[in-house]
Context: one part of a larger RNA
Molecule: small-subunit ribosomal RNA, 5' domain
Organism: Chloroflexota bacterium
Order: sequence, then C1' cells, then structure tokens
RNA sequence: GGAUAAACGCUGGCGGCGUGCCUAAUGCAUGCAAGUCGUACGGGGAUGUGUGCUUCGGUAUACAUCCCAGUGGCGGACGGGUGAGUAACGCGUGAGAACCUAUCCUCGAGAGGGGGAUAACCUCGAGAAAUCGGGGCUAAUACCGCGUAACGUCCCUUCGGGGACCAAAGCCAUGCCUUAGGGCAUGGUGCUUGAGGAAGGGCUUGCGUCCGAUUAGCUAGUUGGCGGGGUAAUGGCUCACCAAGGCGAAGAUCGGUAGCUGGUCUAAGAGGAUGGACAGCCACACUGGGACUGAGACACGGCCCAGACUCCUACGGGAGGCAGCAGCAGGGAAUAUUGCGCAAUGGGCGAAAGCCUGACGCAGCAACGCCGCGUGGGGGAAGAAGGCUCUCGGGUUGUAAACCCCUUUUCUUGGGGAAGAGAAAGGACGGUACCCAAGGAAUAAGCCUCGGCUAACUACGUGCCAGCAGCCGCGGUAAGACGUGGGAGGCGAGCGUUAUCC
Repeated sequence: GGAUAAACGCUGGCGGCGUGCCUAAUGCAUGCAAGUCGUACGGGGAUGUGUGCUUCGGUAUACAUCCCAGUGGCGGACGGGUGAGUAACGCGUGAGAACCUAUCCUCGAGAGGGGGAUAACCUCGAGAAAUCGGGGCUAAUACCGCGUAACGUCCCUUCGGGGACCAAAGCCAUGCCUUAGGGCAUGGUGCUUGAGGAAGGGCUUGCGUCCGAUUAGCUAGUUGGCGGGGUAAUGGCUCACCAAGGCGAAGAUCGGUAGCUGGUCUAAGAGGAUGGACAGCCACACUGGGACUGAGACACGGCCCAGACUCCUACGGGAGGCAGCAGCAGGGAAUAUUGCGCAAUGGGCGAAAGCCUGACGCAGCAACGCCGCGUGGGGGAAGAAGGCUCUCGGGUUGUAAACCCCUUUUCUUGGGGAAGAGAAAGGACGGUACCCAAGGAAUAAGCCUCGGCUAACUACGUGCCAGCAGCCGCGGUAAGACGUGGGAGGCGAGCGUUAUCC
C1' cells in the first nucleotide's frame, strides 16, 4: 500500500447493488416451514333441487355442491440449515468393472378368471391422559390363490435346442344396446412384463491433499488362500478352516489441527494466505446405537432402544427435539423483522380447476462493503466586522462573508403513473420506479494529523507534572512533539483506531 462476513470512537444527506452470530453443533416460549389426489374406494355430515310418504314436526330416495376423518396412491430421500466430526478414495483430477435406478422418453408383448379380509362405521370395555382391547358390518388401483409365460431368471446342452419358474387394475368421457342390474365399442389415463435411452447413484483404483520424530516401530480379521453366508454389486463385508503374512525413515503407528474444491485476497510473477456469500461434493440433525418402509434413507420437522435435559400427570404413565423462517434467553467486541406475497422462477400432488411451498420473489433494520450523487454556481475589496498574531507599520483568516445575478440535482407539496404477465384474466413489490407542475439556496460536513520518517506552524497554558508515543523519542520555565486557540495539510459521508492476511 492492498484486503476484511469486521468491531470500537467521533460524525452522518440521498440512491443503486450486495452483505449481515466468525463466539455456545448452548437451551428454546409462540407461529409458520410438506403435502396433495373424490377421474382409486367405502362411509359420516351440511346445503339446495326433484320425487314418494307424512301425525305437516319431518322422513326415505335420486341428483348437484361443499366439509370431515379413514382405506389406498404419489410425495415426505427434493428443496432449506449447519461445519460438530472427518487427514479419509472425504475431496480434486484421471481411469475402471462386478452393479442399481421410482417418475420421464422410445420400442415389443400382455392385461383372463376367482377368493378371503380389514379400517372407517356401529357397539361394549380399559385409561387422568397419550392411547388401547373385544365383538359386528363393508369397499377398492389394498391383499391372496388359479390360469397364461418370453427376447426375463435359473438349470442342462451335442450350441440346433430342451426343461423349470415368475405378472397385472382399474378409472373417466362419448356413442350404442339393455326392464333393471348392467353390457359393448371408441378415445384418454392408469396397470403388468421385457429391451433400450436420458438423468441420477453405489463400488474399485493411479496421482494430489496441514503440523509434530521431544511419536519408531505398528498390526490378529491382522495379510493372503479354499469354501459357506451376505449385498443391487466387487471385496475379511461376515463366518469356519489353512498358511504367516501385511505396513514402516519415500515417515507406518501415535498426537495435534482441519470439512474439501471451483474460487477469494495479495503479489510483476513464482509464491504466500484463505475457503464468509454463490456453485459442486461430503458429513451431521439433542447424545449414542438400531433397523423398518421404500426405486432411493439407516431418514432434520418418520419409528424403536438407551442417556442427558425440559414439560404434563389422577404418580399408574405419557410428551418433546429451531445446525428450517422469524423470534427469545445466554455467550460475546459483534451480526437484523415473531413483515408481505405465491404476481414471477422453481418444486410436490392432481386429468384439470387448483391446493401446498419461511424454496423463492419482495419489503423492513444496519454507512457493514462497493459504486454513484448532493450539501450550490457566477460576480464580488489593495480586502468590512470579528478572531489570531505582531517588530504596532502590518500580516493572516480571505473572494471567504455580506451584497448582486442565476440554477433546482436534492428536498417539500400537488397531479399523472408503469414494465416485469405468455391468447384472456391475474402484480406481493407499489401509488414504488419514472414523468409533469409549483415553492425556495432552500433540508445536508465531518474526521484525523501538523518534531523526523510524512504533506502541514504559531501563540498561550503546563513545568520529568499532566500527558503523548508506530519507531526514534518528547515534557525538569520561552515545548513547532503534552493541552487549548488561531492557522495549515490530508481524506471526505465518512475519518481515525484496533485485529488479521499478503
């Protein structure tokens, strides 16, 4: 000198774009953050209309709309947060073979015929509650046999082939038929199975990846083999047996520290430092462990067990997890609103209408950073007053002010008023940006320094005191170094200080 997620002191007009718990991965009140589908299914309820009955109170039934849980499907493995752990195939980069992949796309084949349950509901019961048990009824794209079976899987093979095994579900619209229940056709959507694709993931491996030798030896599933098991898949992944190996001064093991990268800062570069915001990967979700479901998890707002903590309790037993968005307490030098909206982008579900979305889009707070603008412009004296200084002549503040002329960025008031939205409608931001008119220099300057380094000097006060200080050093009676005034230099809505990196 540059830089910063900065803080502190003094000061502070506006706008745009960004950024904002670096500390306690400490504990959390409250609200919200993941639902959706009635075109899978049966019920309960409300309203309206039509019809039947009616004791005129209603009741039954059909249709339509809406609400409610429940069965079922898809999603909750994404999105969002954090950096604790991890020195590791974790990450980066290149290579590889023994793998999986819901939804989506392409192509082929199929979708036949049956069955038994169960929630909801009704009823009985237990419990303070959370919740649970018994009995009875019922539906499905829920569940289970049977049939069909290859280009799938497995076995055999003379490589021609042969054998064994495995599947499914309907719903909607339109038309026609039917006494009715319903049936048929077409179209759409869904279902089963197979092959391929797209995108994603699991695994292996070469190389690279901090400090310490005042850590020198480490290792028993340890290293390898045969076999069994397990996995989507290779593999001591696991187990039995056999062998005695494997790693290490090219630093094993141990200890410390740390998420890694694209990048960022600095530097002429080489390099050094760093990993906040954004993006990719990884890990974690009160602490530890475990599996279930599922295409996918060993699962932040799922389950089970143990522990610590908090809460409820009728003392028998239960409930909870903000490292989601706000917000609170605490810690700290220090870090924001319990805001608006789904209008846009994106995501989930749905045929759609749409619903949900603290992702996101915006607004609020903070000079925290970068950038831009303003605080007026021109004229105006051999130079007012005041201040300071003086050799008392003067010098300086200083064209600075006053005064004259002008402008209106900004400001205030009034009026108009978007784009962002695609064929129509639909805008949180927002009466915002922007435009027009009026008013009036009006609303807007500070901070640090002035001994040398280093740009800028005097007066007074003080008297090794009070104090200054980055280094050298100043101060003990004329201090350009302390304090104040005047003046000056530097930067400017900032200026200094502190901390850290180059």